Transfer RNA from a bacterium, 75 nucleotides, folded computationally.
RNA sequence: GCCGUCUUAGCUCAAUGGUAGAGCAACUGUUUUGUAAACAGUAGGUUAUCGGUUCGAAUCCGAUAGACGGCUCCA
Numbered sequence: 001g002c003c004g005u006c007u008u009a010g011c012u013c014a015a016u017g018g019u020a021g022a023g024c025a026a027c028u029g030u031u032u033u034g035u036a037a038a039c040a041g042u043a044g045g046u047u048a049u050c051g052g053u054u055c056g057a058a059u060c061c062g063a064u065a066g067a068c069g070g071c072u073c074c075a
Stems, first nucleotide, its partner, number of pairs: 001071007010024004018055001026042005048064005
């Protein structure tokens, strides 16, 4: 230098262009002498950034940034 994959909650990951979810973690309550466990509930999101297409974008298109992998050149 070229090509590919990935970027979503604190973490790991879902979501066929039509209300952004689950598990774990956190918090509150019930239970307990207390803790843990169990059960019930609550909160947590600019879907990496910017722009475009569309009635409607996490999803399609472009650019940028970052991570990972492959190829190539020089040393």
Its mean pLDDT, the model's own confidence on a scale to 100, is 80. Its Rfam family is "tRNA". Rfam's curators write: Transfer RNA (tRNA) molecules are approximately 80 nucleotides in length.